[in-house]
RNA sequence: GUCAGAGUAGGUUUGACGCGUUAAGUGCCGCGGGAUGGGAAGUUGUCCGCGGACGAAGGCAGAUUUGCCGCGAUGUCACUCCCCUUCCGCUGCC
Repeated sequence: GUCAGAGUAGGUUUGACGCGUUAAGUGCCGCGGGAUGGGAAGUUGUCCGCGGACGAAGGCAGAUUUGCCGCGAUGUCACUCCCCUUCCGCUGCC
RNA backbone atom coordinates (compact mmCIF):
# COMPACT_ATOMS: atom_id res chain seq x y z
C1' G A 1 0.00 0.00 0.00
C1' U A 2 -4.22 -3.72 -1.72
C1' C A 3 -8.34 -6.60 -0.29
C1' A A 4 -11.43 -8.43 3.60
C1' G A 5 -13.34 -8.08 8.62
C1' A A 6 -14.79 -6.73 13.87
C1' G A 7 -16.80 -3.45 17.33
C1' U A 8 -21.35 1.96 19.59
C1' A A 9 -25.93 4.00 20.94
C1' G A 10 -30.03 1.48 19.86
C1' G A 11 -33.87 -1.69 17.49
C1' U A 12 -36.05 -6.65 17.25
C1' U A 13 -37.56 -12.06 18.74
C1' U A 14 -38.54 -15.41 22.63
C1' G A 15 -38.51 -16.50 27.79
C1' A A 16 -38.44 -15.41 33.09
C1' C A 17 -39.66 -12.16 36.98
C1' G A 18 -42.27 -7.72 38.10
C1' C A 19 -45.67 -3.10 37.76
C1' G A 20 -50.47 -1.07 36.64
C1' U A 21 -55.70 -2.21 35.74
C1' U A 22 -58.11 2.66 42.48
C1' A A 23 -54.23 4.42 35.50
C1' A A 24 -48.85 4.76 36.74
C1' G A 25 -46.47 3.48 32.43
C1' U A 26 -46.37 3.58 26.98
C1' G A 27 -47.39 6.62 22.66
C1' C A 28 -47.83 12.34 20.85
C1' C A 29 -46.21 17.85 21.11
C1' G A 30 -42.86 21.83 23.08
C1' C A 31 -38.37 23.46 25.81
C1' G A 32 -33.65 22.26 28.08
C1' G A 33 -29.72 18.80 28.88
C1' G A 34 -26.71 14.02 28.40
C1' A A 35 -24.38 9.76 26.41
C1' U A 36 -23.56 7.61 21.61
C1' G A 37 -17.48 1.92 17.44
C1' G A 38 -10.51 3.55 20.13
C1' G A 39 -9.74 9.22 18.21
C1' A A 40 -11.86 13.65 15.29
C1' A A 41 -16.08 15.65 12.78
C1' G A 42 -21.06 14.42 11.78
C1' U A 43 -25.81 11.81 11.07
C1' U A 44 -29.62 8.74 12.65
C1' G A 45 -31.83 6.96 16.51
C1' U A 46 -31.85 7.05 21.88
C1' C A 47 -31.89 8.53 27.27
C1' C A 48 -33.03 12.16 31.28
C1' G A 49 -35.67 16.54 33.37
C1' C A 50 -39.80 20.04 33.05
C1' G A 51 -44.43 21.54 30.86
C1' G A 52 -48.84 20.44 27.72
C1' A A 53 -52.84 17.80 25.10
C1' C A 54 -55.05 13.00 24.64
C1' G A 55 -56.34 8.64 27.17
C1' A A 56 -57.58 2.44 28.52
C1' A A 57 -60.47 -4.07 29.69
C1' G A 58 -61.74 -6.29 32.70
C1' G A 59 -63.63 -11.14 34.23
C1' C A 60 -64.01 -15.54 37.40
C1' A A 61 -63.11 -17.98 42.04
C1' G A 62 -62.53 -16.93 46.98
C1' A A 63 -63.54 -14.19 51.43
C1' U A 64 -60.85 -9.76 53.45
C1' U A 65 -55.20 -11.50 52.44
C1' U A 66 -55.51 -13.27 47.84
C1' G A 67 -55.46 -16.85 43.50
C1' C A 68 -56.32 -17.67 38.25
C1' C A 69 -57.34 -16.04 33.18
C1' G A 70 -56.96 -11.55 30.50
C1' C A 71 -55.65 -6.51 29.21
C1' G A 72 -51.39 -2.33 28.72
C1' A A 73 -47.71 0.53 22.02
C1' U A 74 -46.16 -1.56 30.55
C1' G A 75 -40.75 -2.17 33.33
C1' U A 76 -36.17 -5.03 34.17
C1' C A 77 -32.92 -9.05 33.00
C1' A A 78 -31.23 -12.95 29.74
C1' C A 79 -31.36 -14.79 24.75
C1' U A 80 -31.95 -14.49 18.98
C1' C A 81 -31.21 -11.53 14.81
C1' C A 82 -30.00 -6.54 12.85
C1' C A 83 -26.80 -2.19 13.51
C1' C A 84 -23.60 4.27 11.99
C1' U A 85 -21.17 8.05 7.50
C1' U A 86 -16.03 10.15 6.29
C1' C A 87 -10.83 10.04 7.71
C1' C A 88 -7.40 7.80 11.02
C1' G A 89 -6.84 3.61 14.25
C1' C A 90 -7.60 -2.08 15.32
C1' U A 91 -7.59 -7.51 13.33
C1' G A 92 -6.42 -10.92 9.16
C1' C A 93 -4.22 -11.91 4.17
C1' C A 94 -0.75 -10.55 0.40

Model confidence (mean pLDDT): 83 of 100.
This is a predicted structure of a 94-nucleotide RNA (THF (Tetrahydrofolate) riboswitch aptamer).
The sequence was found by an Rfam model in a public genome assembly.